[in-house]
Context: one part of a larger RNA
Parts: sequence; C1' cells; structure tokens
RNA sequence: GAUGAACGCUGGCGGCGUGCUUAACACAUGCAAGUCGAACGAUGAUCCGGUGCUUGCACCGGGGAUUAGUGGCGAACGGGUGAGUAACACGUGGGCAACCUGCCUAUAAGACUGGGAUAACUUCGGGAAACCGGAGCUAAUACUGGAUACGUUCUUUUCUCGCAUGAGAGAAGAUGGAAAGACGGUUUACGCUGUCACUUAUAGAUGGGCCCGCGGCGCAUUAGCUAGUUGGUGAGGUAAUGGCUCACCAAGGCGACGAUGCGUAGCCGACCUGAGAGGGUGAUCGGCCACACUGGGACUGAGACACGGCCCAGACUCCUACGGGAGGCAGCAGUGGGGAAUAUUGCACAAUGGGCGCAAGCCUGAUGCAGCGACGCCGCGUGAGGGAUGACGGCCUUCGGGUUGUAAACCUCUUUCAGUAGGGAAGAAGCGAAAGUGACGGUACCUGCAGAAGAAGCGCCGGCUAACUACGUGCCAGCAGCCGCGGUAAUACGUAGGGCGCAAGCGUUAUCC
Repeated sequence: GAUGAACGCUGGCGGCGUGCUUAACACAUGCAAGUCGAACGAUGAUCCGGUGCUUGCACCGGGGAUUAGUGGCGAACGGGUGAGUAACACGUGGGCAACCUGCCUAUAAGACUGGGAUAACUUCGGGAAACCGGAGCUAAUACUGGAUACGUUCUUUUCUCGCAUGAGAGAAGAUGGAAAGACGGUUUACGCUGUCACUUAUAGAUGGGCCCGCGGCGCAUUAGCUAGUUGGUGAGGUAAUGGCUCACCAAGGCGACGAUGCGUAGCCGACCUGAGAGGGUGAUCGGCCACACUGGGACUGAGACACGGCCCAGACUCCUACGGGAGGCAGCAGUGGGGAAUAUUGCACAAUGGGCGCAAGCCUGAUGCAGCGACGCCGCGUGAGGGAUGACGGCCUUCGGGUUGUAAACCUCUUUCAGUAGGGAAGAAGCGAAAGUGACGGUACCUGCAGAAGAAGCGCCGGCUAACUACGUGCCAGCAGCCGCGGUAAUACGUAGGGCGCAAGCGUUAUCC
C1' cells in the first nucleotide's frame, strides 16, 4: 500500500459498487420454461338471429371467451457452483484435402397422387394413492405407400490442381423428398393471388467437434513406468481422424530436458504490490472448462449423455390401506447447521435481452429496481465573521502566574445536509383503431419556510515516531511491534489536565507485496 474481511469503541447524509472465503452440509414453503386455436379434432361461457309459445323456457343457426388432449417450436439458452481435473482443461498460434450446424440470409427448383391408425371423447374395470388396463369413435402441418428429382450415395471414366493421404469440374449406369397446409384478398364456381409455413440442392453467416507446436506447480525423503501398452494390416463404430473398439501380426513406447507416484489446484483476461524486473491472488465483471444428492447408462433431438427429462443401483427424507409410491435449492428468496463472518420468504416485466406466436400478447427470481450491512471507494455536513476584563470552571505552579483560550458567553450573518409545504421529470423506442401504457416513484430535481438549530469520535504521546506534566501504584497491578518499562518522586502501568495524528470513522487481528 491492499482486502469479498472479522473484532473493539463510535456513528449525520448521499452517490456508486459490493456482501457464505466455512459444510459440493441437509432442506419446510412460494416462485425460477413455457408458448402457439392463423396445425388438429373436441369443449363450448357471455352474446346475436329465427321458430314454438305455458312470456321465460325449449329447439335450430351464427359467432366464439375458455381450456385437458394430439401436433410444432423452445426446454442443450439464460441462471448457479468450483467438487473433480496437472489434462490439449486453459492461454496463445496454427491445421482439418478428417467434420457437423435447428432458427437466419442468398440463389435455383418443387410442392403430384393415395392409405391406415391413434389420443382426446364414450363406456367397462383394477388400485389407498401414484396411476393402469379392455372395448368403441375421430382429426391433422402426426404417421405412411407410389410418381417426379439438376443435386445425394455407389461404380466406371476424362481434364485441371495440390504440402502426402488427395481436392475440384465433366460424362455414363443404379438409389431418393414435400404440408394437396393455415390465414387473408378476389371469384357464382373452377380457380388466381399475397403472407407465413414445407421439401431438395448449393453457398454464406453463426455456433460447435477433432488434431498439433509452445506456455503456466510442489516433492527425487517418489527412479523406473507401461500388455490395448507402442506400431502395422483388416474390420466395426462416429458428423469426423484415431487402439476409439475388436481379430491377427510385430515388440515396441515413455523417462534425469524428471517418466511414474504422491500432494495441491478450475484456467485466463485481469486484480494487488513494485521504479522496473519480479512476487502474490484468480471475489465481483468478461471468455473457456467441469459439475448438478452419489455412481452408471442410454433415449429424444440440429444440438445433451441433459440442474428444475428418463432408466438402473446406492445413501437420505417423506406418504402408505404394507401391496406400493414420491423427492433432489451448487436457480431467487428463505430455514436449520457449521462459522470470527456475509442480506429481503420485496416490486415490476416500464426498459434491455430471451422463448413461443402473423399479431395482440403470454412466460421470464435473466434483467431493471427497491430493502438490509460504514463492507469498500468518493463527496458533503456537524456552521461563518467579529469577540479579552484573556470571564467561570478544570489542570499545573517557583503562589508571581501559566495553560485550556477567541475557545466559551455575547454581537452580526448563512441554511448545505436532515425537516416541512408546493410543483415535479427524462428514461417511451415500441405497441394500440383510440383512450392509453414507468416497477423505480410523488424518486431525482426545482421553489418556498423555520431555526445554529438535529449531527464527533477513535488511537497515541520512552526511542524507532508527531505529541508532557500531576496524582495513584511500588518487580505489585500492569504495558509491550522491537529495544524494553514497573523494586517510593514511572514523560513507558492506571487516572486526570494538556498535546499529537486521523476523522464518520479510528484502532486491533489475519493475509499478500
């Protein structure tokens, strides 16, 4: 000098930040991922029209609020944590002629013709529940057969090019997609057309995957380690290379330039310190990685081996009719526990951003804000000018006086902040036919009013080190960072007066330079 600090004493205000470093300990409760009726069949409230008529009921038609279900997209983002990991995990620089990429953009072409189911629903049954089974009915942008297809894949072949395996272009044969959808305009109708969806191909963009060089730790009181081990051939697998896996063959591979083992640890941009070199750290913010009660596994999907998905095993907790079930805060709050120690079971989607939707909109503990904490940094205030008979009081005294001290009183002013009253935003772009639409917030800010009024402490005073006397105590009580002080005049202990230093803080402790 610094800190995500804690403790002691003290504490006026504001702005901006920041706040479980310990038990990756266990969690009550609420919320944190939904959305689309312009994909689909149902359901059908308020309402409108008509008929019957016992004038307030029945039936029919329209329109459609609402929603459980099928279907689509999202749920792989965002948010948390740092357990594990000494590793291509990270940083940096390259490579992929060994790869993938939903939504988005561009270009080109297309969207023809058929089919069978199934949930919802109805009904029957089982179960304490979670939930499950049988029968019957129905739709689609759900599923599926056929046709078309320059591209795709495979075989043969020609040309051009490259750092090797090879890459690109062309020709000939075999394989293969769609939603005929939705809404709107127009039309008597057939149909035409716009928007959004859909299919195929080629590019782009974005995001990822894999490989390599180099770099960043402690111990040699760890010296040898290794059988899928190292390489080859072939096969399987993957989006893709590869012992990634397997069969066979060979006997290799790493190591004193530190292998292997053990310990410790998420890495970086950065942060702290330092003139620098260096040393230390990895909180907040940003990038990457890993994890989601513990261990294992796959499914779906463009993308996961998936925090608020599934299955199995384990520990723990809960419900039970004992047959069987349910759960996972290292999301936001909050609780218990641990600890020296770390906050509200708040408001709002108004803004920014995200998901879905044509849109209106819905969801969003991301985010924006508010609350609590002097935890940190910064700013402001606790008044200003005048005022000597140097008042009273305190303390010291050589008893003359000195000092507190212009300090107070008193006079003249000012009103920041806090208080009170009135006014009162920007942030709003957008959306909506219009009216309208701000959580923060009656906040910031502006104006008026009253009155010096409501606002100072903490540490130290032997030397280092700025600041001295008196009394008490008497190697006691005590102090102390080091030297050391205290045994009867202690500037070193305790108290008081005075002084010095910092100041809404001041000291102490811990840690780093």
A computed fold for a 513-nucleotide part of an RNA from Arthrobacter sp. B2054, annotated as small-subunit ribosomal RNA, 5' domain. The coordinates come from a structure-prediction model, not an experiment, and the mean pLDDT is 84. The source organism's lineage runs through Bacteria, Actinomycetota, Micrococcales, Micrococcaceae and Arthrobacter. Rfam family: Bacterial small subunit ribosomal RNA.